[in-house]
RNA sequence: GUUUAAUUAGCUCAGUAGGGAGAGCACGGGACUACGGAUCCCGGGGCCAUAGGUUCGAUUCCUAUAUUAAACG
Numbered sequence: 001g002u003u004u005a006a007u008u009a010g011c012u013c014a015g016u017a018g019g020g021a022g023a024g025c026a027c028g029g030g031a032c033u034a035c036g037g038a039u040c041c042c043g044g045g046g047c048c049a050u051a052g053g054u055u056c057g058a059u060u061c062c063u064a065u066a067u068u069a070a071a072c073g
Stems, first nucleotide, its partner, number of pairs: 001072007010025004019056001027043005049065005
């Protein structure tokens, strides 16, 4: 330099024929316990990398940019 993939909660990741934004861990509160831990219950937290485009409607389709990774040179 070229090509491909990825970017969603603090972390690891789901999310398909475009219409509901989710799980586990972590965090906060409660129950239990002599106190903790474990376990159980409840809760908070996201403008879905950024900017445009298409559409009645976009995490999802298209374009550009940024970052990361891999392959090739």